[in-house]
RNA sequence: UCGCAGGAGAGAGAGUGGCUUAUAAUUGCCCUCCGCCGAAGGCGCAAACUCCCAUAAACGCUCAGGCCCCCAAGACUGCGA
Numbered sequence: 001u002c003g004c005a006g007g008a009g010a011g012a013g014a015g016u017g018g019c020u021u022a023u024a025a026u027u028g029c030c031c032u033c034c035g036c037c038g039a040a041g042g043c044g045c046a047a048a049c050u051c052c053c054a055u056a057a058a059c060g061c062u063c064a065g066g067c068c069c070c071c072a073a074g075a076c077u078g079c080g081a
Stems, first nucleotide, its partner, number of pairs: 001081006011034001013033003017030003035067003041063001042061003
């Protein structure tokens, strides 16, 4: 690095919107608003004789990402190559 397996957290929210379903209600998808998560990534910070510089995380921030079945993603762990 690749393959397989395991793998948390967060909406039972709102809408006068668009598409779809059979006209309406309804269903699903998208969009908008508000709320929320932190374990892709990213950013920030400590002490270690004194000063300075540098440096870390599963800590903090939430830009990105993610949360309204599932799926997908997923740090990290195990096994194999």